[in-house]
């Protein structure tokens, strides 16, 4: 990197430097000089790991490791099942193991 698993319709942004590109791919449609990406700083959000209680189930907490603060993972697409909605799988992306 592969590979197990668990989750993805909810919730959260200022400032300061930077200087055009950002939203995983592809197509759409969106965001962006009224300021992208990126980087610090402070602050928030969840609660995977953690911690407290508990046999477990679970409940609760948020100093620590992580992740995240436009849009359902922006919508669609490659595979299945449905008459249709749509569900599920892939695919991403996070986390815990694993190597």
């Nucleotide at each position: 990197a592969a590979c197990u698993c668990a989750u993805c319709a909810a919730g959260a942004g200022a400032g300061a430097g930077g200087g055009a590109g950002g939203g995983a791919c592809u197509g759409a449609c969106c965001c962006u000089g009224u300021g992208a990406a990126c980087u610090c700083u402070c602050g928030g959000c969840a609660a995977c790991c953690g911690c407290u209680a508990g046999u477990u189930a679970u409940a609760g907490c948020a100093a620590g490791g992580u992740g995240c603060c436009a849009a359902u993972u922006u919508c669609a697409g490659a595979a299945g099942c449905u008459a249709a909605u749509g569900c599920u799988a892939a695919a991403g992306a996070u986390g815990a193991g694993g190597a």
This is a predicted structure of a 99-nucleotide RNA (SAM riboswitch aptamer (S box leader)) from Halolactibacillus halophilus.
The prediction has a mean pLDDT of 82.
The source organism's lineage runs through Bacteria, Bacillati, Bacillota, Caryophanales and Halolactibacillus.